Molecule: Glycine riboswitch aptamer
Organism: Cuneatibacter caecimuris
RNA sequence: AUGAAGGAUUUGGGAGAGCUGCCGGGUUUUGAUUCUGCCGCGGCACACCGAAGGGGCUUUGCGGAAACUCUCAGGUAAACGAACCAUAUUCUGACG
Numbered sequence: 001a002u003g004a005a006g007g008a009u010u011u012g013g014g015a016g017a018g019c020u021g022c023c024g025g026g027u028u029u030u031g032a033u034u035c036u037g038c039c040g041c042g043g044c045a046c047a048c049c050g051a052a053g054g055g056g057c058u059u060u061g062c063g064g065a066a067a068c069u070c071u072c073a074g075g076u077a078a079a080c081g082a083a084c085c086a087u088a089u090u091c092u093g094a095c096g
Stems, first nucleotide, its partner, number of pairs: 006091004011086003018046001020045005025039003047076003053072001054070003
């Protein structure tokens, strides 16, 4: 400084795949129990998804990314979250 590239924060957008089965717990009803219904409850099993995070591959001397790949983690009604994109503020300050 008509500020490269980057960081932080705000706002908006933002995909995929099970409202699966079993067991347990809670709750509903009752004088009591069972049954039944319900739960954004827990565990297990099967199926599935890739876009938090993480790992892997990559023509080679070494290094090496991804929207590719794995599915450890995460997720599979809505909401939340979400890579990434845009917006605004702010910090740093490359070339000149």